A computed fold for a 72-nucleotide RNA from a bacterium, annotated as transfer RNA.
RNAcentral holds the sequence, with entries from ENA.
It matches the Rfam family "tRNA". Its family is annotated with triplet codon-amino acid adaptor activity in the Gene Ontology. It is annotated as a transfer RNA.

Order: sequence, then C1' cells, then structure tokens
RNA sequence: GCCCAAGUAGCUUAAUGGUAGAGCAAGGCAUUCGUAAUGCUUAGGUUGCUGGUUCAAGUCCAGUCUUGGGCU
Repeated sequence: GCCCAAGUAGCUUAAUGGUAGAGCAAGGCAUUCGUAAUGCUUAGGUUGCUGGUUCAAGUCCAGUCUUGGGCU
C1' cells in the first nucleotide's frame, strides 16, 4: 500500500428498512434477627464519527476513525 471482518447501555450481545431489546452489573422496595440468595421494580443508548438515499436507516450507499485478521 491492498483486501476482509467488527464497532449498539458500565460489560457480553440481539434486532426482515417500520416503537432500539435481553442477560449480567447498578439504584430502590419486599422477604430475613441480619447477610447472601430469591421476587418485584427503576434508571441507564446522540447504534464509532460525518454525509447521502428513503415517508421512515442500527440496517442500504459514500467517506472517515479505531481494533482484529490476511496479502505484498
């Protein structure tokens, strides 16, 4: 230099172009003499970034950044 893949909540990750979810973690409540466990509940996301297409984009397109792999 060229090619490929990944990037979504604190972590691990889902989501046929049509309301962004789950588990763990965190806060609160219940239970207990108390703790753990358990149950219920709450909050937490500018979907790496910038544009484009579309009535509508996490998803499609272009560029760019980071990480990993491959080729020379």